[in-house]
Molecule: SAM riboswitch aptamer (S box leader)
Organism: Verrucomicrobiota bacterium
RNA sequence: AACUCAUCAAGAGCGGUCGAGGGACUGGCCCGUAGAAACCGCGGCAACCGUUUGGUCACCAGAGGGUGGCUGGAGACAAGGUGCCAAUUCCAGCUCCGAGGCCCGGCGCGAGUCGGGAGCGGGGGAAGAUGAGGA
Numbered sequence: 001a002a003c004u005c006a007u008c009a010a011g012a013g014c015g016g017u018c019g020a021g022g023g024a025c026u027g028g029c030c031c032g033u034a035g036a037a038a039c040c041g042c043g044g045c046a047a048c049c050g051u052u053u054g055g056u057c058a059c060c061a062g063a064g065g066g067u068g069g070c071u072g073g074a075g076a077c078a079a080g081g082u083g084c085c086a087a088u089u090c091c092a093g094c095u096c097c098g099a100g101g102c103c104c105g106g107c108g109c110g111a112g113u114c115g116g117g118a119g120c121g122g123g124g125g126a127a128g129a130u131g132a133g134g135a
Base pairs, nucleotide, nucleotide: 003133004132005131006130007129008128013042014041015040016039017038021031022030023029025093026092027091028090043085044084045083048081049080050077051076052075053074054071055070056069057068058067059066060065089127094124095123096122097121098120102117103116104115105114106113107112
């Protein structure tokens, strides 16, 4: 690296150096010389790991205890390990469902009907990111 699990609608920025790019990819749409990315300093958010209290199960011990597991739909904390601090993961990218209108085409003398398309709303997925495992 592969792989597994969880989360992704909330939250949180200033200064310095530098100087043109950045938002993973593609398309869109944005951000950027009133200074992008990167690096440095300080600050913050959150609570995945963590700490702690409680609950519960197993085992051990036997006085009111200990060790270990679980705790999604329990509480608290933030010292430490990560992460993060424009826009829902900025939106969509594949698929399914839905409503009424629009556009195109076929059929019909006609009211109409059949098929397709873009757009809209919703579900699922893919991809990506982060953490914890894992090796």